[in-house]
């Protein structure tokens, strides 16, 4: 330097829930608070899954619903970028 990912060391992040706040919703923040994570850092291009307020537009018919638009998840995968720390 490669590979790898320890019952190492020192740090890191923080699921459910709770309180506020913020939107139409999914969900985001921020405070506790830890299920878990070695990329559980960042990126929504792809493929998922969620959401419908506002635009179009179909179908239904008196307010119901399909699809496009748009909108949320990197802790649902995948592809890019980046990065601590070390034993067999």
């Nucleotide at each position: 330097a490669u590979g790898u990912g320890a019952c190492a060391a020192g740090g890191g992040c923080a699921a459910a829930c709770u309180u506020g706040c913020u939107g139409a919703a999914a969900a985001g923040c921020a405070a506790g608070g830890a299920c878990g994570c070695a990329a559980a850092g960042c990126u929504a291009c792809a493929g998922g899954u969620c959401c419908u307020a506002a635009a179009g537009u179909g179908g239904a018919u008196a307010u119901c619903u399909g699809c496009u638009u748009g909108g949320a998840u990197g802790g649902c995968u995948g592809u890019g970028c980046u990065g601590c720390c070390g034993a067999a």
This is a predicted structure of an 88-nucleotide RNA (c-di-GMP-I riboswitch aptamer) from Domibacillus iocasae. It was read from a public genome assembly, where an Rfam model found it. Its mean pLDDT, the model's own confidence on a scale to 100, is 79.